[in-house]
Molecule: transfer RNA
Organism: Candidatus Woesearchaeota archaeon
């Protein structure tokens, strides 16, 4: 230098193909239970969807550019 994959909650990820409600598990908080803790039960909190721009009534999702991580080729 060329090609490819990935980036979404504190962590691991789904959702993208086929545009319209942002989600799961774990974790965390409160309460119950316990002498206390763990486990269990109930309720709850958590996001500029990597950044900017474009298209659209509407973008995590489509298009362009850039940034970061990883892999392959040279």
């Nucleotide at each position: 230098g060329g090609g490819g994959a990935c980036g979404u909650a504190g962590c691991u990820c789904a959702g993208c193909c086929u545009g319209g409600g942002a989600g799961a598990g774990c974790a965390c908080u409160a309460c119950g239970c316990u002498g206390a803790a763990g486990a269990c039960g109930u309720a709850g909190u958590u996001g500029u969807c990597g950044a900017g721009g474009a298209u659209u009534c509407a973008a995590a999702u489509u298009c362009c550019u850039c940034c970061g991580u990883c892999c392959c080729c040279a």